Annotation:
This is a predicted structure of a 348-nucleotide part of an RNA (small-subunit ribosomal RNA, central domain) from an uncultured bacterium. The prediction has a mean pLDDT of 89.

Context: one part of a larger RNA
RNA sequence: CUGGGCUUACAGAGUUCGUAGGCGGCGGAGAAAGUAGGGUGUGAAAGCCCUCGGCUCAACCGAGGAAUUGCGCUCUAAACUACUUCGCUCGAGGAGGAUAGAGGUGAGCGGAACUGAUGGUGGAGCGGUGAAAUGCGUUGAUAUCAUCAGGAACACCGGAGGCGAAGGCGGCUCACUGGCCCGAUACUGACGCUGAGGCGCGAAAGCGUGGGGAGCAAACAGGAUUAGAUACCCUGGUAGUCCACGCUGUAAACGAUGAGUGCUAGUUGUCGGCAUGCAUGCAUGUCGGUGACGCAGCUAACGCAUUAAGCACUCCGCCUGGGGAGUACGGUCGCAAGAUUAAAACUC
Numbered sequence: 001c002u003g004g005g006c007u008u009a010c011a012g013a014g015u016u017c018g019u020a021g022g023c024g025g026c027g028g029a030g031a032a033a034g035u036a037g038g039g040u041g042u043g044a045a046a047g048c049c050c051u052c053g054g055c056u057c058a059a060c061c062g063a064g065g066a067a068u069u070g071c072g073c074u075c076u077a078a079a080c081u082a083c084u085u086c087g088c089u090c091g092a093g094g095a096g097g098a099u100a101g102a103g104g105u106g107a108g109c110g111g112a113a114c115u116g117a118u119g120g121u122g123g124a125g126c127g128g129u130g131a132a133a134u135g136c137g138u139u140g141a142u143a144u145c146a147u148c149a150g151g152a153a154c155a156c157c158g159g160a161g162g163c164g165a166a167g168g169c170g171g172c173u174c175a176c177u178g179g180c181c182c183g184a185u186a187c188u189g190a191c192g193c194u195g196a197g198g199c200g201c202g203a204a205a206g207c208g209u210g211g212g213g214a215g216c217a218a219a220c221a222g223g224a225u226u227a228g229a230u231a232c233c234c235u236g237g238u239a240g241u242c243c244a245c246g247c248u249g250u251a252a253a254c255g256a257u258g259a260g261u262g263c264u265a266g267u268u269g270u271c272g273g274c275a276u277g278c279a280u281g282c283a284u285g286u287c288g289g290u291g292a293c294g295c296a297g298c299u300a301a302c303g304c305a306u307u308a309a310g311c312a313c314u315c316c317g318c319c320u321g322g323g324g325a326g327u328a329c330g331g332u333c334g335c336a337a338g339a340u341u342a343a344a345a346c347u348c
Base pairs, nucleotide, nucleotide: 003320004319005318006317008301012316014201015200017198021194022193023192025088026087027086028085029084030083033081034080035077036076037075038074039073040072041071042070049065050064051063052062053061054060091191092188093187097182103177104176105175106174107173108172109171110154114150115149116148117147118146119145120144121143125136126135162169163168206247207246208245209244210243211242215241216240220236221235222234223233258315259314260313261312262311263310266293267292268291269290270289271288272287273286274285275284276283277282278281297304298303321348322347323346330341331340332339333338
C1' cells in the first nucleotide's frame, strides 16, 4: 500500500462556519474527454513459454509461433461519468402568518441569607468536635431588636422539562439580537452534502493591567488525631473565586458513539405546534424534539435497536502490540505556565 477497524479492547478532532478538493435529484437534445469495440503502426534482438530440429543424450544451439497485458493514429457505439444546452420540482432556499424557550449581549431593579458597623436590651459564656483544644468574650461576646453598608449567589416554581454547534445557560423588567419548530403556499430552480488547510467560539484552573472583595478558600499558621500526620477533623487565613479589557486553548470538552441523506415491527411517557371530534379537559390523526421498553437485524459480550451500535451511500478525522512517550529534538504559537506537531535507541 491492499485490507481490517474506531460506545466499553488501539482509534471520532471540544465545537461551528467555510476555501480547495471529493461526492451529488428528475427529463430531453448535442458533442464525444473518460468508457467500450474494430482496424492499423509501434512495442529491437536475446531471454521466459509452446512446437519442431542440430550436436549419441543433456546442458547448449538453430528455426517458427506465442507473449510483450503498453502507447500513437484512425473508424464506430452513446448506456454510464464528466462537458455544452434546454427544461422540471420531490432536495435546498423562501416574501407573508402564528408559537415555545435558563439561546446571546447590555442596562436597571428586588427579596431572603451572610458578614461588618452604629445604637438599644442583656450579663457569662460562645464556638467547635467522636471527644477536645487552638479561637472569640466583662474594653460586654454569643443571643435579640432597630438602622446603615457591602459583595456574591438567585430557595420554592424545577420536571428523565426547555434552549444552544459545542463550551454552556436559571430572581424580575426593559432594549438590542441569533437559531429552531408549526401551518398555509406565491416564488427561485439543484442554488446541495462533506470539508485538507484556514477564520471563529471554547468549562475550570492559570497569566497581564486596573478595580472589587461578603461568603468560601489552594498556599500558609495554629489546635487536634497519630508511632509519625508535611493529610483526613477544628480555628484562622492569602492568592483566587467577582467586574472590565487582553491572553491562555486545555478537560472523563462524554452519548467515551464525526457530519449528511434514504430505508427497516411496535408499545408507552413527556415538551412545542397544527387539524378534527367532543368541549373544565380528553380522544384521534399529524409534524418536530426529548425519555423508557421492545421485534427484526447487529454485537466478543454487555448491550444498541426509526435519537441505531441495523441496511446502504457520500465526505472528513483517527487507529495498527505493551513500555520508552504524548516524551526528546526541531518547527509553530504563548508574557509565562505551557499548548500543538511528534520520533528513535533500548526493552518485553